[in-house]
RNA sequence: GACCAGGUGGCGAAGCGGUAACGCAUCGGUCUGCAAAACCGACAUUCACGGGUUCAAAUCCCGUCCUGGUCU
Numbered sequence: 001g002a003c004c005a006g007g008u009g010g011c012g013a014a015g016c017g018g019u020a021a022c023g024c025a026u027c028g029g030u031c032u033g034c035a036a037a038a039c040c041g042a043c044a045u046u047c048a049c050g051g052g053u054u055c056a057a058a059u060c061c062c063g064u065c066c067u068g069g070u071c072u
Base pairs, nucleotide, nucleotide: 001071002070003069004068005067006066007065010024011023012022018055026042027041028040029039030038048064049063050062051061052060
């Protein structure tokens, strides 16, 4: 330098055009003599960043940045 994969809550991780699942953690509640466990609830107004397409974008297109890999 070329090509490929990826960047989503504190962490891991789905989603592939129609208002972001799930698990862990954290916080609040119920329960308990107290706690643990269990159960209920809360938690992404900026889905790496900028622009474009569209009635509508995490999702499609262009550019940039970052991470991993392959090739020379």